[in-house]
């Protein structure tokens, strides 16, 4: 490097010349009743068109499109304080603490110790969840100890 393995993990398997198409299988969103909350409040910017009103300057319901700071998804990748910064006064950006959750190779349950909290997506909109839609099956890495208990293999009799 190539091939097999083993890992994390829903991402593997069938099928193919094929990293097809399809199939199942696993996962993930969206979506009634009924419950659940909530409440007479709110529903962001920007651009293009406009009923309409108005003497005019301009006001504008609404429709269309675009666009992330509102919310909202995937995932362990969140909360909570402080301290710097800055065309800001932010759910910003770096540190820092705390606390949550993941992960460390056969599997649990106890314990040390280590490492990480990334990134992407929807587009003003989403509790829940039948029937029904629908979307993904990428990729990374070879990984630290004690104790008990189970599971599986090896050789030997």
């Nucleotide at each position: 490097g190539a091939c097999g393995c083993g890992u994390c993990a829903g991402c593997g398997c069938c099928g193919u010349a094929g990293g097809c198409a399809g199939g199942a299988g696993c996962g993930g969103g969206g979506g009634a009743c009924c419950c659940a909350g909530g409440u007479a409040a709110g529903c962001g910017c920007c651009g293009u068109c406009g009923a309409g009103g108005g003497a005019g300057a301009c006001c504008g319901a609404g429709a269309c499109g675009g666009c992330u700071u509102g919310g909202g998804g995937u995932u362990a990748a969140g909360c909570c304080g402080c301290g710097c910064a800055c065309a800001a006064g932010g759910u910003u950006g770096c540190g820092c603490g705390g606390c949550c959750g993941g992960g460390c190779a056969c599997u649990c349950a106890c314990u040390g110790g280590c490492c990480c909290g990334a990134a992407c997506c929807c587009g003003a909109c989403a509790g829940c969840u039948c029937a029904c839609c629908u979307c993904g099956u990428a990729g990374g890495c070879g990984u630290c100890g004690g104790u008990g208990a189970g599971g599986g293999g090896a050789u030997c009799u």
Predicted 3D model of a 157-nucleotide RNA (c-di-AMP riboswitch aptamer (ydaO/yuaA leader)). The prediction has a mean pLDDT of 78. The sequence was found by an Rfam model in a public genome assembly.